[in-house]
RNA sequence: GUACCAGUAGUCUAGUGGUAGAAUAGUACCCUGUCACGAUACAGACCCGAGUUCGACUCUCGGCUGGUGCA
Numbered sequence: 001g002u003a004c005c006a007g008u009a010g011u012c013u014a015g016u017g018g019u020a021g022a023a024u025a026g027u028a029c030c031c032u033g034u035c036a037c038g039a040u041a042c043a044g045a046c047c048c049g050a051g052u053u054c055g056a057c058u059c060u061c062g063g064c065u066g067g068u069g070c071a
Base pairs, nucleotide, nucleotide: 001070002069003068004067005066006065007064010024011023013021018054026042027041028040030038047063048062049061050060051059
């Protein structure tokens, strides 16, 4: 330089046009003599911009970041 892939809670990971889920971590409470384990509840996220659409995490284009291959 070029081709392809990925970007979603603090971390990791689902979600192929119609309400963003799980795990772990966090907070509160219960349990216990205390801690840990366990139970219940709560809060927390779609990389950026534009386009298509009644409606975009999802489709299209551009950008940014990371990874892989070729040179």